The RNA shown here (transfer RNA) has 74 nucleotides and comes from Nephila pilipes. It matches the Rfam family "tRNA". Gene Ontology term of the family: triplet codon-amino acid adaptor activity. It is annotated as a transfer RNA. The source organism's lineage runs through Eukaryota, Opisthokonta, Ecdysozoa, Orbiculariae and Nephila. Model confidence (mean pLDDT): 81 of 100.
RNA sequence: GGCGCAGUGGCUUAGUUGGUUAAAGCACCUGUCUAGUAAAUAGGAGAUCACAAGUUCGAAUCUCGUCGGUGCCU
Numbered sequence: 001g002g003c004g005c006a007g008u009g010g011c012u013u014a015g016u017u018g019g020u021u022a023a024a025g026c027a028c029c030u031g032u033c034u035a036g037u038a039a040a041u042a043g044g045a046g047a048u049c050a051c052a053a054g055u056u057c058g059a060a061u062c063u064c065g066u067c068g069g070u071g072c073c074u
Base pairs, nucleotide, nucleotide: 001073002072003071004070005069007067010026011025012024013023019057028044029043030042031041032040050066051065053063054062
C1' cells in the first nucleotide's frame, strides 16, 4: 500500500434486515442476614452506542469520511 472484520455502562456481550423506555451477566454502591467477612437476598447508580457529516418523519442500526484496534495479502 491492497482486501476484510468489529468499535455499545468499569469488563464481556445482546440489541436485525430503521419505529417510539438501549437489555443482560460480572464488577461497583446501599439495605437485610452474620460476632465479622464471604455467600444468599432486595434495591440502586452508571452507556444518548469511537468521532463528525449525510439520507429519513424517525439512525446504535443505512451511506460517506476520519481515528484507533485486529486478521489476511504484498